[in-house]
The prediction has a mean pLDDT of 85. Predicted 3D model of a 1486-nucleotide RNA (small-subunit ribosomal RNA) from an uncultured Chlorobiales bacterium. The RNAcentral record of the sequence draws on SILVA.
RNA sequence: AGAGUUUGAUCCUGGCUCAGGACGAACGCUGGCGGCGUGCCUAACACAUGCAAGCCAAAGGAAAGUAGCAAUACGAGUACUUGGCGCAAGGGUGCGUAAUGUAUAGGUUAUCUGCCCUUUGGUCUGGGAUAACUCAUCGAAAGAUGAGAUAAAACCAGAUGAUGAGGAAACUCCAAAGGUAACGCCAAAGGAUGAGCCUAUAUCCCAUCAGGUAGUUGGUAGGGUAAUGGCCUACCAAGCCGACGACGGGUAGCUGGUCUGAGAGGAUGAUCAGCCACACUGGAACUGAGACACGGUCCAGACAUCUACGGAUGGCAGCAGUGAGGAAUAUUGCUCAAUGGGUGAAAGCCUGAAGCAGCGACGCCGCGUGGGCGAUGAAGGUCUUCGGAUUGUAAAGCCCUUUUGCAGGGGACGAAAAACUCGCUCGGCGAGCCUGACGGUACCCUGCGAAUAAGCCACGGCUAACUCUGUGCCAGCAGCCGCGGUGAUACAGAGGUGGCGAGCGUUGUCCGGAUUUACUGGGUGUAAAGGGUGCGUAGGCGGAUUUGCAAGUCGAGGGUUAAAGACCUUCGCUUAACGAAGGGAAUGCUCUCGAUACUGUAAGUCUAGAGUGCCGAAGAGGAGGCUGGAAUUUCCGGUGUAGCGGUGGAAUGUGUAGAUAUCGGAAAGAACACCAGUGGCGAAGGCAGGUCUCUGGUCGGUAACUGACGCUGAUGCACGAAAGCGUGGGGAGCAAACAGGAUUAGAUACCCUGGUAGUCCACGCCCUAAACGAUCGCCACUAGAUGUCAGGUCUUCGGACUUGGUGUCGAAGCUAACGCGUUAAGUGGCGCGCCUGGGGAUUACGGCCGCAAGGUUAAAACUCAAAGGAAUUGACGGGGGCCCGCACAAGCAGUGGAUUAUGUGGUUUAAUUCGAUGCAACGCGAAGAACCUUACCUGGGCUUGACAUCACCACGCAUAGCCGUGAAAGCGGUGAAAUCCCUUCGGGGACGGGGUGACAGGUGCUGCAUGGCUGUCGUCAGCUCGUGUCGUGAGAUGUUGGGUUAAGUCCCGCAACGAGCGCAACCCCUGCCGCUAUUUGCCAGCAUUAAGUUGGGAACUAUAGCGGGACCGCUUGCCGAUAAGGCAGAGGAAGGAGGGGAUGACGUCAAGUCAGCAUGGCCCUUAUGUCCAGGGCGACACACGUAAUACAAUGGCCGGUACAAAGCGUUCCGAAACCGCGAGGUGGAGGCAAUCGCAAAAAACCGGUCCCAGUUCGGAUUGCAGUCUGCAACUCGACUGCAUGAAGCCGGAAUUGCUAGUAAUCGUGGAUCAGCCAGGCCACGGUGAAUACGUUCUCGGGCCUUGUACACACCGCCCGUCACGCUAUGGGAGCUGGUCUUGAUUGAAGACGCCUAGCAAACCCGCAAGGGAAGCAGGUGUUAAUAUCAGGGCUAGUGACUGGGGCGAAGUCGUAACAAGGUAGCAGUACCGGAAGGUGCGGCUG
Repeated sequence: AGAGUUUGAUCCUGGCUCAGGACGAACGCUGGCGGCGUGCCUAACACAUGCAAGCCAAAGGAAAGUAGCAAUACGAGUACUUGGCGCAAGGGUGCGUAAUGUAUAGGUUAUCUGCCCUUUGGUCUGGGAUAACUCAUCGAAAGAUGAGAUAAAACCAGAUGAUGAGGAAACUCCAAAGGUAACGCCAAAGGAUGAGCCUAUAUCCCAUCAGGUAGUUGGUAGGGUAAUGGCCUACCAAGCCGACGACGGGUAGCUGGUCUGAGAGGAUGAUCAGCCACACUGGAACUGAGACACGGUCCAGACAUCUACGGAUGGCAGCAGUGAGGAAUAUUGCUCAAUGGGUGAAAGCCUGAAGCAGCGACGCCGCGUGGGCGAUGAAGGUCUUCGGAUUGUAAAGCCCUUUUGCAGGGGACGAAAAACUCGCUCGGCGAGCCUGACGGUACCCUGCGAAUAAGCCACGGCUAACUCUGUGCCAGCAGCCGCGGUGAUACAGAGGUGGCGAGCGUUGUCCGGAUUUACUGGGUGUAAAGGGUGCGUAGGCGGAUUUGCAAGUCGAGGGUUAAAGACCUUCGCUUAACGAAGGGAAUGCUCUCGAUACUGUAAGUCUAGAGUGCCGAAGAGGAGGCUGGAAUUUCCGGUGUAGCGGUGGAAUGUGUAGAUAUCGGAAAGAACACCAGUGGCGAAGGCAGGUCUCUGGUCGGUAACUGACGCUGAUGCACGAAAGCGUGGGGAGCAAACAGGAUUAGAUACCCUGGUAGUCCACGCCCUAAACGAUCGCCACUAGAUGUCAGGUCUUCGGACUUGGUGUCGAAGCUAACGCGUUAAGUGGCGCGCCUGGGGAUUACGGCCGCAAGGUUAAAACUCAAAGGAAUUGACGGGGGCCCGCACAAGCAGUGGAUUAUGUGGUUUAAUUCGAUGCAACGCGAAGAACCUUACCUGGGCUUGACAUCACCACGCAUAGCCGUGAAAGCGGUGAAAUCCCUUCGGGGACGGGGUGACAGGUGCUGCAUGGCUGUCGUCAGCUCGUGUCGUGAGAUGUUGGGUUAAGUCCCGCAACGAGCGCAACCCCUGCCGCUAUUUGCCAGCAUUAAGUUGGGAACUAUAGCGGGACCGCUUGCCGAUAAGGCAGAGGAAGGAGGGGAUGACGUCAAGUCAGCAUGGCCCUUAUGUCCAGGGCGACACACGUAAUACAAUGGCCGGUACAAAGCGUUCCGAAACCGCGAGGUGGAGGCAAUCGCAAAAAACCGGUCCCAGUUCGGAUUGCAGUCUGCAACUCGACUGCAUGAAGCCGGAAUUGCUAGUAAUCGUGGAUCAGCCAGGCCACGGUGAAUACGUUCUCGGGCCUUGUACACACCGCCCGUCACGCUAUGGGAGCUGGUCUUGAUUGAAGACGCCUAGCAAACCCGCAAGGGAAGCAGGUGUUAAUAUCAGGGCUAGUGACUGGGGCGAAGUCGUAACAAGGUAGCAGUACCGGAAGGUGCGGCUG
């Protein structure tokens, strides 16, 4: 510090996810030791048991029991009681609390403060009770009541009394406890400590909480308190709080700190520390210095315990512990030795505070599980290309060490005081002595012995680490992207490897990464996002200049910012964690002093902003009135006759009752042609005939006036297209809905004919639009060029300059790009609105507005990993342009109809083997299925095999032949003969069959695991690269453009310059000529023959080798740009590539082939191998493809006559001759072939016949008789003869080939092959046409361009209803809780007030009795918790039924959108429709 993920690829936007750190954690697997920490986050749920607060030089003071005869002593100054101090600390918890809290800084002249310290003074004289106790009574108990006795440092009265309190003063008032001393007490002043109250600032979320408040706000008087105060009461006034968020709701203890982060921040508030709150729930006070009191009191409530049913008792959120809850959190331990607290004079006592120990890998830190040497790189495991590699110096083995462990021995620090004793220089100091829970622990020494000690996760990318086996979209994995459908580095196991290590992973939570809420530090034209527009309130911001002040600001200093923590340095535990000391820091708040540039504030001045005045200007700016012509429709009248109208074509409609057309007249409503213009005006919506009245704004000029009066603008107010609503008018045209006609599979649409709301007017609502420049307003600054509107100045009248608007193009700059660019989307300032992934959702609920339609504000659950912007390359378009091709057109001949052949589908079958399936399968693999082939079926056999190699065993005779059985294969038997080479004479080798084992074999599967080969686009003209340049990039350029070509062929131009694979050429055949050669071919001349037969010839033809020839080269002309090239012409055998062939770029189709071959993997192994016989591949209702032959006279038949080329031949071609009607037979010359043969060419030509007919056309089918091949022609061959003589008279929709030696037509040959189903295929020559105006259309292709929501690329993508399943959610008659609140009723304890017939020691009166005062009990009023009744608000759960939403495998209906998406789309509104949607109105261009 980043990375993965949207795309075919790119850049951007944007979300999701990961790597880091942390934790009071939990879970899974595993687990040796120690130190230091830490441990109910849930039920503030309920608690058994024990303990957690007592102590005391004041006072009173037992008993049981023991000893004793008893007195008495002990028990015991104990228990208990009165009194004093403490119990308000310490310890726990976080319910409540959003401010009565906390933090920071202050105030308190508005206060208190026990114990402690300092100072001053005092500490006097009396009195009456009471508890424990004793007795009695009641009660189960708890306890209560009565009578009696008694003490005090308990209580009371009096005295004294100030520097104290009150008061203006006079004056008045207030205390005490003793006592040798110590220690106390009282009054007062001060300190310290602690506390109360008040103020300012800060302190979570919701505005779908916007108004709240009657003691409420203030005053006066009084009460109350330690003290201020509506804290309380009475009276008076009507205030007070609130958009700087009152009131309400939700959540929450706050802080120092902790975690994270570069920081700013964000999250958090366990342990430690400060504050607060609470103590079963609610209320209340008492005592006290302090409480409204955790282990106190009273009352009420719930719960629990005891009970004799009458009543009592209790409060672990103290320490342990129990139950419950929960994923989850410890011992009913030891000690007061230390530190601290209470009390006491002290010893001491008490102390679950505390110090320690126990349990838990819960965290942090440290240590160990051994170290060295050790290669035959052991064995085993795993992998393997079978060679080996790896585990791996790892192990074994040898030599060491001993932390830890076990055993034995020693053994702490923490402790020094107080007290006591002694001493001294005596308010104190010194010395001595005592005290350890932890603990026989830490630590040290000795002995033993490698001995006692390693796991967890991961290994597709992110992310370090790879192979095998199993599985086969199954089982499973997964943080994101995604893996798994037979070769899974992604599942499971194994081996290996990586990471961390007494731990490792997972889950959860927080911060980070995330600049993804942006203060630091984001955006808003198209990605989410500018409010529809203006006016304007609060607020924010604000021109020049002078002076004062000093709030902001800046500087210096003071206070504070607790400790701990964090940081730095040093030190202590063996180290570290941990701990200690010192330092700095603590950004904050506050106080004082100073500075005055800027902001602010106060006062003054100015004119550049803003406004006013004056002089001019343009304009569909607004409102109202009046008015005009053209057109449409209707009505009246005339002329006139058969149609009109409408469409792609029609029909509905209209017309002989006279339409349409045309002429004249009349009526009505609405809208304003031309002018007219990226012209004008307006804030926007918007505004258009003319004219009049009223009226708003703007601009130019001028510089007289005011003197900052300004900008923006939350809430608010006003305006606001169209549609729509209400009331009343109006209604010509148009036209939702509706009706009819068409179209269509349907057509609730597009088209047509009609047609109502509406459109128009007045008044009132509605308040939304793609209300758009998808661009908020204002100000300043930053090159220009060129149109245009309204002004001004100058002018040489051409124009120049200037102000304000409105357009286009462009500099810098900006932008993801597109683009923007003085009219900014540039550079800055100020103010406002808005955004934060997609869907859910222009939604629900709630509020506000509306007559309604609806508008506005506006979520969540759930779900996805994307959604999106711009640009790129392709592909596609019922987009455009250019061009080509037998693509169409123009022609010729066909196919589709018939019969047959052949292939295919289908069906059938025991099997009809398999493959090929649009073009690019279908006379294809197959250039030869009767057996064989053959892969299929049935049956019979064989098992190292029909075939190959090796090893071992035994044998040897190379085993020929023969016999039985059988359909054969096979099975069984017999058996002469006596192999070859080497030899050390034993044997070995070759070879053969037999046996055993490795293995053979497979046309079994996968062409979607492959090689090779092939088809196709397509012989189309394309496909790329290097360097450079442009672009952030994908990419572009080159390769586009202007011409030209068959061609990316060439020329020119050009940020390109070159190059490669293709094109062309080089190669072959053919067309002309020359040279060479001359047999088997040829023959002009010479001879010869039946015959080029022979001699001879080498001219010709031919053969087959080498050359020439054609290049737009030429004289030219024309076109073109002077080019490339084209057109015409000459010459030439050939002319613009002369004709034909071979040759197939990068790639596409997971195209075809595992059955041609090869080959990975899988499968079979007495069978899926192999041998044999027979059958099948040839079946047959039917459908399709490809052919053959025809339908006839351009013909058939008969006779005669002529002319090829290219091939093939020894298991072969086979002549002559003879036989047969013929197929063929006999025969065998010649031929290894320019020699011989196949071999006859046929159409053509000549002559004859047939006469338009199912024929003398046509030949299928069938019968009989034959020939040939072959072991064998039944299934299932070809051919011959005779006989038979079917369909068919030129073929529907549709469709194929061909542009010249071509089509058509005619025959010939060859491969395969015994023969042949060949009419197929491949070659060869003969005869030999027609037509092309042209590129509109069909198909295919190339280039450029355009749109795109496609990229598996239009056979694409994609929308909505319906049906089914799952899921969250809204409404809902209601039902059930919680919480807050209003009004009543009730009214405990307590407090306060009043009353008081009962009781009544202290003081007063009285001799006394008695009375009085105070007090107690009692009564009553106010207040008051709780409870009850009635109602309201908020909130949660649930609910028959119901609404839409999301997700889901290959369901149903259509086709709305993306291309002009086939009616351009979209948004607003209204109506309509199964659904997407359609239509109307006005709007936008995306």